Predicted 3D model of RNase P RNA and transfer RNA as a complex of 484 nucleotides. Rfam match: Bacterial RNase P class A. Model confidence (mean pLDDT): 75 of 100.

[in-house]
RNA sequence: CCAGACGGCCGGAUGGCCGCGCCUCGCCAAUGGGGAAACCCGGCGGGGUGAGGAAAGUCCGGGCUCCACGGAAACGACGGUGCCGGGUAAUGCCCGGCGGGGGCGACCCCAGGGACAGUGCCACAGAAAGCAAACCGCCCGUCCAAGUCCCCCGGGGCGACGGCGGGUAAGGGUGAAAGGGUGCGGUAAGAGCGCACCGCGUUCCCGGCGACGGGAAUGGCAGGGUAAACCCCACCGGGAGCAAGACCGAGUAGGGGCGGCAGGUCGCAAGACAGGCGGGUUUCCGCGCCGCCGCCCGGGUGGGUCGCGCGAGGCGUCCGGCGACGGGCGCCCCAGAUGAAUGGCCAUCCCCCGCCGACGCCUUGGCGCAGGCGGGGACAGAACCCGGCUUACAGGCCGUCUGGCGCC
RNA sequence: GAUCGCUUAGCUCAGCCGGUAGAGCAACUGACUUUUAAUCAGUAGGUCGAGAGUUCGAAUCUCUCAGCGAUCACCA
Numbered sequence: 001c002c003a004g005a006c007g008g009c010c011g012g013a014u015g016g017c018c019g020c021g022c023c024u025c026g027c028c029a030a031u032g033g034g035g036a037a038a039c040c041c042g043g044c045g046g047g048g049u050g051a052g053g054a055a056a057g058u059c060c061g062g063g064c065u066c067c068a069c070g071g072a073a074a075c076g077a078c079g080g081u082g083c084c085g086g087g088u089a090a091u092g093c094c095c096g097g098c099g100g101g102g103g104c105g106a107c108c109c110c111a112g113g114g115a116c117a118g119u120g121c122c123a124c125a126g127a128a129a130g131c132a133a134a135c136c137g138c139c140c141g142u143c144c145a146a147g148u149c150c151c152c153c154g155g156g157g158c159g160a161c162g163g164c165g166g167g168u169a170a171g172g173g174u175g176a177a178a179g180g181g182u183g184c185g186g187u188a189a190g191a192g193c194g195c196a197c198c199g200c201g202u203u204c205c206c207g208g209c210g211a212c213g214g215g216a217a218u219g220g221c222a223g224g225g226u227a228a229a230c231c232c233c234a235c236c237g238g239g240a241g242c243a244a245g246a247c248c249g250a251g252u253a254g255g256g257g258c259g260g261c262a263g264g265u266c267g268c269a270a271g272a273c274a275g276g277c278g279g280g281u282u283u284c285c286g287c288g289c290c291g292c293c294g295c296c297c298g299g300g301u302g303g304g305u306c307g308c309g310c311g312a313g314g315c316g317u318c319c320g321g322c323g324a325c326g327g328g329c330g331c332c333c334c335a336g337a338u339g340a341a342u343g344g345c346c347a348u349c350c351c352c353c354g355c356c357g358a359c360g361c362c363u364u365g366g367c368g369c370a371g372g373c374g375g376g377g378a379c380a381g382a383a384c385c386c387g388g389c390u391u392a393c394a395g396g397c398c399g400u401c402u403g404g405c406g407c408c
Numbered sequence: 409g410a411u412c413g414c415u416u417a418g419c420u421c422a423g424c425c426g427g428u429a430g431a432g433c434a435a436c437u438g439a440c441u442u443u444u445a446a447u448c449a450g451u452a453g454g455u456c457g458a459g460a461g462u463u464c465g466a467a468u469c470u471c472u473c474a475g476c477g478a479u480c481a482c483c484a
Base pairs, nucleotide, nucleotide: 001404002403003402004401005400006399007398008397009396010395012349013348014347015346016345017344018343020050021049022048023047024046025045026044027043028042032041033040034039052379056390057389059388060387061386062385063384064241065240066239067238069286070285071284072283073282074281078237079236080235081234082233083097084096085095086094087093098112099110100109101108102107113232114231118230119229120226121225122224135172136171137168138167139166140165141164142163143162147158148157149156150155180198181197182196183195184194185193199221200219201218202217203216204215205214206213207212245306246305247304248303255297256296257295258294259293260292261291264273265272266271275290276289277288278287299483300482301481313332314331315330316329317328318327319326320325350377351376352375353374354373355372356371359368360367361366362365409480410479411478412477413476414475415474418433419432420431421430427464435451436450437449438448439447457473458472459471460470461469
């Protein structure tokens, strides 16, 4: 210098003028204003504060609130997660390892439990797709026999092609996948049939918390794949969501229909008991309601206040830890709208792109560069709040490392 | 704001517990007809919204995006 890997950060700056939301202080204004009410607040001046790394998608996990309540236990269904150990409020997130795969390397990727619990599926092709099977081929026996050889012309040997019976799984062929792989021996041909190495199973020993790794012995090899197919195992999860929910004000018909379950006993009646309903189910206990549940039609309102921001908060520093993270100390208070504020204009500077280009260098066309002109500065915007993930993003900066080339 | 659903030919939809994607209408060509319509015969037309992953194999299973649509106010 070129190419690349990983991690972190910024995401226009400064000034002037005008404007907006919220909070606060001072003065003024009240028999005040708006409104039906609940409820809300005006003017002037000053001060403070005012979007993001993703505020987004709503994919996970929590806080919070309700489900008339609360507690205990169990069950099954449903959904999710899935190597090991940690972190955390919690997680499907993060960190550190293990194993497998990719890359020369820095480094990156993996939903990574179980296929001897059971079931299903494996199209087409192929002989055969899960249990073993034999199309071509190879080999043996036998039958027939073209032919060929020998000879003492009687016979005898070999025997292609083909038929039948058997052996084989080396080779060919099909497929994504064909019951270990390579080599040597062996055999009629072959074959873990035997042996060496590799892979694999079982047992034992050692190291490690563990996933797992290493070693030894032994077994000739044992039942292919698929679980992001059903399923099995282990673990986790009650449901709904700020349009949760609480209060206030106003108004209306606390009305009607259909379906499901229950409509029993005593009493003249009121009522009591039973019964039913109340979280997906069951059991137990207390408790509430008297029909309960679901759907549809109809009526009224479309107002206000709270929830609503001190929090798993931020910044700095020290300590522990490889790290995620945890702990101590100090400082700070940091958006709260509800048609919804956080903006607009100007100037200077910065960055990027295009055109022109004095000057310099050389192989007449390029390169470098002072400067000038024009254009542009992304993705996107809180809405109950946090922790993650994912996705979008003009341009730029920093650090560590890898490979290559050149020079010393 | 929250919760769900859909995307397949020009249009409306099947196919969704995996194995080469179909129907109706529309389009085009030919026949019939003086001509058109209707009818008959035939033909073409698809990156199954996009990108990854699992699998031998994905419209189908899983994940991430994109687009479109639906529902949900309160009181009695």